[in-house]
Context: one part of a larger RNA
Molecule: small-subunit ribosomal RNA, central domain
Organism: Candidatus Omnitrophota bacterium
C1' cells in the first nucleotide's frame, strides 16, 4: 500500500412500506463455527532465496539449505463474532391521562369578488396603452340600484407559524381515519436498524370516457411595436383549468445535502406540551421534552460556508459518481392508449 469521493466541482434514488440479504444492547452458563496457539501428516521437480562450487567471466548449469505463506488432522485458549440456553431495561413497542395541528377521505354549508341574464335610474361615451388602435355603445353601453343563473377560489386571521415520508395541504360544520408531542413509568423484553430486487404513494403538463365551463388562458385571429415581430404590449379566444373513473410516472420532485444511531461550547426568537417560583388571578421569571428559524465555539471545508435540524466526530446498511462532445441519443427489453417514461452504449473527436 492494500481507492477517493457524492450541499455549489462528476456523484443521494421524488417518497415510504418491506422481501432476501447485511449489521445488532447489557449480564450469565454451554458448546467451539470463526478466530488465536502448539504437534504431525503433505506441500513433485523446477522456478525464487541464501550458501558452496563448474564452464577463461556472465548469462548458464550443479550441489546443499531455507522457503512453498496453502491444506488435512490431532491436541489446547474462549476476549471477540456466530451457536444454544436462562435472565435484565437503557434500544423498540404496549398501556394510562393530556394536548396540538391547512394530516387524509366523503358529505353538507357560507359570504366576498369576476361574467352572464332580466327590471328601474341615467346619457354618449367606455374600454385599453408609453402612446394608440382592432373592441364595445343611441337596437341605450360605461356607471348606479334591485332581482337571479353558474363556475371556480376561499381576502382580513397569516407568522421567519403549524401538519404531512414526500408530492402537498388553507372559508365553516359534521362523519370516518392516519401520525405526533408531553406526563406517568404500570406492561411486553432486543421484538432493533438498513433495505438489492418488488409493492403503493407521487406538483404540473398530457391521454382515454362521460360532465361542468364563471374568470383566466397554450394554439389561434385581430391591434400596435419594429428593419422585420411567428415575440415582449392591447382586443378576442379553444384546448386546458374544475368534477367522477382509469391512465401518464415525470420535474430546479431542492435543504441542488439518502435513512437511523452515538458523541462534541454556547447565545437568541418562535411553536406546542409539562413541571417550578411568584401572585388574589394573570403577564412576567426559572428549569425539562419536542419542532421551526436566526447568530456563533471546537471542528471540518478548494472556497462559500456548514456548525446538537452538521457539511464536526464515529457506527450500520442502500443508492449513485469516475474527463468534455457525441447522448440520456442508438439498439434491444420492459412498461404506456399514446405522449413518451425506464434501462443504456460504441464509433468518432477534443
Nucleotide at each position: 500500500c492494500u481507492g477517493g469521493g457524492u450541499g455549489u466541482a462528476a456523484a443521494g434514488g421524488g417518497c415510504a412500506g418491506g422481501u432476501a440479504g447485511g449489521c445488532g444492547g447489557c449480564c450469565g452458563u454451554g458448546a467451539a463455527a470463526g478466530u488465536c496457539u502448539g504437534g504431525u501428516g503433505u506441500g513433485a521437480a523446477a522456478u525464487c532465496c541464501c550458501a558452496g562450487g563448474g564452464c577463461u567471466c556472465a548469462a548458464c548449469c550443479c550441489u546443499g539449505g531455507a522457503a512453498c505463506u496453502g491444506c488435512a488432522u490431532c491436541g489446547g485458549a474462549u476476549a471477540c463474532u456466530c451457536c444454544a440456553c436462562g435472565g435484565c431495561u437503557u434500544g423498540a413497542g404496549u398501556g394510562u391521562c393530556g394536548g396540538a395541528g391547512a394530516g387524509g377521505u366523503g358529505a353538507g354549508g357560507g359570504g366576498a369578488a369576476u361574467u352572464c341574464c332580466c327590471g328601474g335610474u341615467g346619457u354618449a361615451a367606455g374600454g385599453g396603452u408609453g402612446a394608440a388602435a382592432u373592441c364595445u355603445g343611441u337596437a341605450g353601453a360605461u356607471a348606479u340600484c334591485g332581482g337571479g343563473a353558474g363556475g371556480a377560489a376561499c381576502a382580513c386571521c397569516a407568522g421567519u407559524g403549524g401538519c404531512g415520508a414526500a408530492g402537498g395541504c388553507g372559508c365553516c360544520u359534521c362523519a370516518c381515519u392516519g401520525g405526533c408531542c408531553g406526563a406517568c413509568a404500570a406492561c411486553u423484553g432486543a421484538c432493533g436498524c438498513u433495505g438489492a430486487g418488488c409493492u403503493g404513494c407521487g406538483a404540473a403538463a398530457g391521454c382515454u370516457a362521460g360532465g361542468g365551463g364563471a374568470g383566466c388562458a397554450a394554439a389561434c385571429a385581430g391591434g400596435a411595436u419594429u428593419a422585420g415581430a411567428u415575440a415582449c404590449c392591447c382586443u378576442g379566444g379553444u384546448a386546458g383549468u374544475c368534477c367522477u373513473a382509469g391512465c401518464c410516472g415525470u420535474a430546479a420532485a431542492c435543504g441542488a445535502u439518502g435513512u437511523g444511531g452515538a458523541u462534541u461550547a454556547g447565545g437568541u426568537g418562535u411553536c406546542g406540551g409539562a413541571g417550578g417560583u411568584g401572585u388574589c388571578g394573570a403577564u412576567c421569571c426559572c428549569u425539562c421534552c419536542g419542532g421551526c428559524g436566526c447568530c456563533g465555539a471546537c471542528g471540518c471545508u478548494a472556497a462559500c460556508g456548514c456548525a446538537u435540524u452538521a457539511a464536526a466526530u464515529c457506527c450500520a446498511c442502500c443508492a449513485c459518481c469516475u474527463g468534455g462532445g457525441g447522448a440520456g441519443u442508438a439498439c434491444g427489453g420492459u412498461c404506456g392508449c399514446a405522449a413518451g417514461a425506464c434501462u443504456g452504449a460504441a464509433a468518432c473527436u477534443c